[in-house]
RNA sequence: AAAAGGCAAACCUGCGGCAACGCAGGGGCGCAAAGCCAGGGGCCCGCUCCAUCAGAGCGGGUAGCCCAGCCACCGAA
Numbered sequence: 001a002a003a004a005g006g007c008a009a010a011c012c013u014g015c016g017g018c019a020a021c022g023c024a025g026g027g028g029c030g031c032a033a034a035g036c037c038a039g040g041g042g043c044c045c046g047c048u049c050c051a052u053c054a055g056a057g058c059g060g061g062u063a064g065c066c067c068a069g070c071c072a073c074c075g076a077a
Stems, first nucleotide, its partner, number of pairs: 006031002011026006029064001035070002039067003042062008
C1' cells in the first nucleotide's frame, strides 16, 4: 500500500453536578494515537479577598487546545 477493526463533535433523551462538565443510549462532525495521564501553559466553572475594575488565592472541569510523561493495533519495503 491494502484490508480488517477502533474512537466519536454538534444535536436529542435519561441520570449525576451550584456550575464548568461527566456517565449511559441514540447520532456522526471529524480523528492514525480523538489510547492513558491534570505535571507545565491555555481555556472554562464555583467560592473567597478586593469599594469596583483589574488582579490574586483556593477548589473543580477540559487529554477533541498545546507541551512533557507512559503505552500501543494492522502493515509493504
Molecule: c-di-GMP-I riboswitch aptamer
Organism: soil metagenome